[in-house]
Source information
This is a predicted structure of a 72-nucleotide RNA (transfer RNA) from a Candidatus Giovannonibacteria bacterium. The coordinates come from a structure-prediction model, not an experiment, and the mean pLDDT is 80. It was read from a public genome assembly. It matches the Rfam family "tRNA". It is annotated as a transfer RNA.

Order: sequence, then C1' cells, then structure tokens
RNA sequence: GGCACGGUAGCCAAGUGGUAAGGCAAGGGUCUGCAAAACCCUUAUACGCGGGUUCAAUUCCCGCCCGUGCCU
Repeated sequence: GGCACGGUAGCCAAGUGGUAAGGCAAGGGUCUGCAAAACCCUUAUACGCGGGUUCAAUUCCCGCCCGUGCCU
C1' cells in the first nucleotide's frame, strides 16, 4: 500500500430505513444476627467523525480516523 471484517452506555453485545433489545456493572429494596448468594425495582448523556441520498439514516452511498486479520 491492497482486501475483508468491525467501531452501539463504564464493559460485553443484538438490531440493519420509521425516535436502539438483553446481560454484566452501578443505585435502591426484600431476605439475613451480619454478610454473601438469590429475588424484585430503577437509571443514563450509547449508534467513531464529516458529507450525500431520503419525508425519515444506527441502518444505504462516498471520504476520513481507529482496531483486528490476510496478502504484498
């Protein structure tokens, strides 16, 4: 340098045109002699950046940045 895949909350991660699930973590509660575990409830400012298409973009198109792998 080329190709492929990926970038979504503190972490993991689904979704792939119509205002984004779930888990972990965090906070509160029940239980307990106290804890742990278990169970219940609650929260968020989450779609890498810039353009384009569209009534509408996390999703499609272009460029850039970053990560992983392969090729040279």